[in-house]
Context: one part of a larger RNA
Molecule: small-subunit ribosomal RNA, 3' major domain
Organism: uncultured prokaryote
């Protein structure tokens, strides 16, 4: 100086408390551990690993384990030979692979040969998802969107250092005033960019339709209009700017007016010097080290889905603020060509057949849900729950036995609100309703967005966890 104290003072944060909803029993998904296994590849491990890498393991993926082969190699440049490249068929085979039989002989030429490509040889070489994140680069998580962390120069200390950066307000801020051996200034804060919340303007197709027609069983259908929504381009607007108070006459702060909006209006991206030898050598790239008829390469089957069992996140419930059946109504934000697929048929239903229209403000996906309107169930393991199991099917896809999803008939398991413990959330939040997309043949209860509906409570910091400042102790570095 700094660390650390169950030292002391001041200050914050859903940290606690005040509240709602949950987890922690139940079934089920889904990750890990841990047993097993021939192998159940490999990393991730306290917050900060465990719906993590994995925006999607049936084969591929794949890296793992058995068998079965290849040894200049699947892939990359050099040297020699030979043949155009390429295409069809058959034989053994799990395939990989070997074997055989045809078609074809192109294009430049200075006729030697040359380009593309393909076989064979030799050796340089290739390959390694094989070890070391404690050799590393990049990138990434935390502390934390916390208010810090440092320099120039001067000044003080013998010197490590210290001043500044401390103090008195203030502030979400090391924000800003005043003060002062101190004066400046970087790197963070904040603004500066996106997004939404008012308004004006310009511009009007694929969108819109008030006022005029027309036209229809209906419908911006149509003529037409340019107001309205709305889209997207420019631009206003919010600055404590304006009064009143309190402060020290400052900086601020409390109230108020106007305002669509008020004191950082609301969400975003944005991450200081550093800490953990934090993670990652399996995105990549790369020291060294190993392996070179193999730890490297193909193939064909399993495995990664295994099941006495523990945890983690998560879905479904336990039920009447509900199930059930009928009608009815109102989003935004996406994606579509080897796609999205209307209408019609046709199946009880997953679906099928046909097949308009769309590279999309034009046509599809598309029916929003929960909500209102009536009817039924009357507390009961139920008209509550939907596990399991049986039986029939669709669809994808060479292919669903190991091991997809989804429909239909039946079957109808725990579960009657959860012990210690424990997480989440301050407002369009929490809760609850559903809708999109990424990957994706196919296969979400995850994951990333979308809008509907719309709460409760914050006395306050004493006390748990975390963090800033300043002081003090201290046999710690």
């Nucleotide at each position: 100086u700094g660390a650390c104290g169950g030292g002391g003072g001041c200050c914050c944060g859903c940290a606690c408390a005040a509240g709602c909803g949950g987890u922690g029993g139940a079934g089920c998904a889904u990750g890990u551990g841990g047993u097993u296994u021939a192998a159940u590849u490999c990393g991730a491990u306290g917050c900060a690993a465990c719906g993590c890498g994995a925006a999607g393991a049936a084969c591929c993926u794949u890296a793992c384990c058995u068998a079965c082969c290849c040894u200049u190699g699947a892939c990359a440049u050099c040297c020699a030979g030979a043949g155009a490249a390429u295409c069809u068929g058959u034989u053994a085979g799990a395939g990989a692979u070997a074997g055989u039989a045809g078609a074809g002989u192109g294009c430049c030429u200075u006729c030697g040969g040359g380009a593309a490509u393909u076989c064979u040889g030799u050796g340089a070489c290739a390959g390694g998802u094989g070890c070391u994140g404690c050799a590393u680069g990049g990138c990434u998580g935390u502390c934390g969107u916390c208010a810090g962390c440092u320099c120039g120069u001067g000044u003080c200390g013998u010197g490590a250092g210290a001043u500044g950066u401390u103090g008195g307000g203030u502030u979400a801020a090391g924000u800003c005033c005043c003060g002062u051996a101190a004066c400046g200034a970087g790197c963070g804060c904040a603004a500066c960019c996106c997004u939404u919340a008012u308004c004006c303007u310009u511009a009007g197709u694929u969108g819109c339709c008030a006022g005029c027609a027309c036209a229809u069983a209906a419908u911006g259908g149509u003529g037409g209009g340019a107001a309205c929504u709305c889209u997207a381009g420019g631009g206003a607007g919010a600055c404590u700017g304006c009064c009143g108070g309190u402060g020290a006459u400052a900086a601020a702060c409390c109230g108020g007016a106007g305002g669509a909006a008020g004191g950082u209006g609301g969400g975003g991206a944005c991450g200081a010097c550093g800490u953990c030898a934090a993670g990652u050598c399996a995105u990549c790239a790369u020291g060294g080290c190993c392996c070179u008829u193999a730890u490297g390469g193909g193939u064909a089957g399993g495995g990664c889905u295994a099941c006495a069992c523990a945890c983690g996140u998560g879905c479904u419930a336990c039920a009447a603020u509900g199930g059930u059946c009928g009608g009815u109504a109102c989003a935004g934000a996406g994606g579509g060509c080897a796609g999205c697929g209307a209408a019609c048929u046709u199946g009880c239903g997953a679906g099928a057949g046909u097949a308009a229209g769309c590279a999309a403000a034009u046509c599809c996906c598309a029916g929003a849900a929960a909500g209102c309107c009536g009817a039924u169930c009357c507390u009961a393991g139920u008209c509550c729950g939907g596990a399991u199991u049986g039986g029939a099917g669709u669809c994808u896809g060479c292919a669903a036995c190991u091991c997809g999803a989804c429909u239909c008939c039946a079957u109808g398991a725990a579960g009657u609100c959860g012990g210690a413990a424990u997480c989440g959330c301050u407002a369009g939040u929490a809760a609850u309703c559903g809708c999109g997309g990424a990957u994706c043949a196919g296969a979400a209860u995850g994951c990333c967005g979308c809008g509907g509906u719309g709460a409760a409570u914050a006395c306050g910091u004493u006390c748990c966890c975390g963090g800033g400042c300043c002081u003090u102790g201290u046999a710690c570095a």